[in-house]
Molecule: Glycine riboswitch aptamer
Organism: Hydrocarboniphaga sp.
RNA sequence: ACAGACCCCGCGAAAGAGACCACCCAGCCGUCCUGGGUGGCGCCGAAGGCGCAACCGCCCGGAAUCGCUCAGGCAAAAGGAUCGUGUGGUCUGC
Numbered sequence: 001a002c003a004g005a006c007c008c009c010g011c012g013a014a015a016g017a018g019a020c021c022a023c024c025c026a027g028c029c030g031u032c033c034u035g036g037g038u039g040g041c042g043c044c045g046a047a048g049g050c051g052c053a054a055c056c057g058c059c060c061g062g063a064a065u066c067g068c069u070c071a072g073g074c075a076a077a078a079g080g081a082u083c084g085u086g087u088g089g090u091c092u093g094c
Stems, first nucleotide, its partner, number of pairs: 002093006009086005018041001020040008042074003048070001049068003055062003
């Protein structure tokens, strides 16, 4: 230098589920509407977390896109497992 694996960061893509109800505050001349907060019910599963778990193995460990729903989320925005890509770093091979 090249190849592979891993990590931080940048960029692109990325699903699901009530813009529900009640009350309070603010905006608005009023109704309506919008934003925030609190409470309630109903939901989602792809941050994280947990599992008596599929599966794998060095046999007692690892551990899923499965299960749970604590946290998080249910207009947009943000976030987002995962995939692609770029610079850098680490390790391995040659």